[in-house]
């Protein structure tokens, strides 16, 4: 220097539940812990879901814990 990825510390938080917001998908906060090395961030492509009013192969939304893509990025034993 390259490969490798043990252990520890720290981080996030599914279902469910309580409160608040929203027509809704869903979001935010508390509890909770199924999981996660990008389960950090970005709706760009696909998917899925919602859509009061307008009524249409629309429009406007939601989802990054559905899959791609972009971007940033923690620790490091043995061998």
């Nucleotide at each position: 220097u390259c490969u490798g990825g043990a252990a520890a510390a720290g981080g996030c938080a599914a279902a469910c539940u309580c409160a608040a917001g929203g027509u809704a998908a869903c979001u935010u906060g508390g509890g909770g812990a199924c999981g996660c090395a990008a389960a950090g961030c970005c709706a760009c492509g696909a998917g899925u879901c919602c859509u009061u009013a307008g009524u249409a192969u629309c429009u406007g939304g939601a989802u990054a814990g559905u899959c791609g893509g972009g971007u940033u990025g923690u620790c490091a034993a043995a061998a």
A computed fold for a 79-nucleotide RNA from an uncultured Geobacteraceae bacterium, annotated as c-di-GMP-I-UAU riboswitch aptamer. Its mean pLDDT, the model's own confidence on a scale to 100, is 80. It was read from a public genome assembly, where an Rfam model found it. Its Rfam family is "c-di-GMP-I-UAU riboswitch aptamer". On this family, see Weinberg et al., Proc Natl Acad Sci U S A 2017: "Bioinformatic analysis of riboswitch structures uncovers variant classes with altered ligand specificity". Rfam links the family to the GO term cyclic-di-GMP binding.